Predicted 3D model of a 350-nucleotide part of an RNA (small-subunit ribosomal RNA, central domain) from an uncultured bacterium. RNAcentral holds the full RNA, with entries from ENA and SILVA.

[in-house]
Context: one part of a larger RNA
């Protein structure tokens, strides 16, 4: 390489858009590059294979004939399939129109509860914390309680294996701008599709740069405990950070540990968003699209389990795996302010 694989054994890229490429619906016609067919040229000899002969047999070896040399170029034809050209179609795909659903995104404004702090009142000796304590706070009046004020962050209930988004993710209310999906009508385009090496843009938390902000929480740090020790678990404090703007970083058990797309393959039962029919009904029933769960047949699977949201049956394209350790390390390269990220070995060893 081939073969075989990738939920859990090694292995699906974190996720999208998309270039090259690969691959691609129904039908008519032309062409003949691929494909198939016939002919003839060439494909040295020896060897291999088949038939026959010679070394007294046989092997090695030698001679004769055949076959073969699966290839290459030329040429006669065929036209199903692939390709290419021209034409048609509407089932794929897209557009238009009419609707309803949604924590989809961005920006601005508003709201209440709670914590903390400040001011004032009432009030007096404790509060806090724990397994028990102590550090800590408090007679300079704390804790508790009442009123007023400041500021930051997060939005209880609703809330739901509910919804939306490609993933990361998204949750108070209102307004503006904006993306996508779904349903219905089949009006329009007429294969415009699928996948996608590179590439581009997105990407939790932590971290980094500059400037703000800072209530609560809280790495580091300090103290008190515990303990043989306790650089911890528990307690009292507490700085980065957490928040905002702009710019980096580009990683996660980025998980459904499940790449994307299409078609097909028993049923049953919830739930979310639409449509149709029946029904007086905002009840209910039947049915049909699209999502999201559970159970289960065939089939698959090493088993666990999966099972129309497949891990079943098939096709197309991409990514990845090939014993453990060494090692996601070293070196080189690219990127980054740095931290580091990406790519990614070998010796040796079992």
């Nucleotide at each position: 390489c081939u073969g075989g694989g990738u939920g859990u054994a090694a292995a699906g890229g974190g996720a999208g858009c998309g270039u090259a490429g690969a691959c691609g619906g129904c039908u008519g016609u032309g062409u003949a590059a691929g494909u198939c067919u016939g002919a003839a040229g060439u494909g040295a000899a020896a060897g291999c294979c088949c038939g026959g002969g010679g070394c007294u047999c046989a092997a090695c070896c030698c001679c004769c004939g055949g076959a073969g040399c699966u290839g290459c170029a030329u040429u006669u034809g065929a036209a199903a399939c692939u390709g290419c050209g021209c034409g048609g179609c509407u089932a794929g795909a897209g557009u238009a129109c009419a609707g309803g659903a949604g924590a989809g995104g961005c920006a601005g404004g508003c709201g209440g509860a709670a914590u903390u702090c400040c001011u004032a009142g009432u009030g007096u000796a404790g509060c806090g914390g724990u397994g028990a304590a102590a550090u800590g706070c408090g007679u300079a009046g704390a804790u508790a309680u009442u009123a007023g004020g400041a500021g930051g962050a997060a939005c209880a209930c609703c809330a739901g294996u509910g919804g939306c988004g490609a993933a990361g993710g998204c949750g108070g209310c209102c307004u503006g701008c904006u993306g996508g999906a779904c349903u219905g009508u089949u009006a329009c385009u007429g294969a415009c599709a699928c996948u996608g090496a590179g590439g581009c843009a997105c990407g939790a938390a932590a971290g980094c740069g500059u400037g703000g902000g800072g209530a609560g929480c809280a790495a580091a740090c300090a103290g008190g405990a515990u303990u043989a020790g306790a650089u911890a678990c528990c307690c009292u404090g507490g700085u980065a950070g957490u928040c905002c703007a702009c710019g980096c970083c580009g990683u996660a058990a980025a998980c459904g540990a499940a790449g994307a797309a299409u078609a097909c393959u028993a049923g049953g039962u919830g739930u979310c968003g639409g449509g149709g029919c029946c029904g007086u009904a905002u009840a209910g029933g039947c049915u049909u699209c699209g999502g999201u769960g559970c159970c289960g047949u065939c089939g698959c699977a090493a088993a666990c389990g999966c099972a129309g949201u497949a891990a079943g049956u098939a096709u197309u394209c991409c990514a990845c795996c090939u014993g453990g350790g060494g090692a996601g390390u070293a070196c080189g390269u690219u990127c980054g302010c740095a931290a580091g990220a990406a790519u990614g070995a070998a010796a040796c060893u079992c």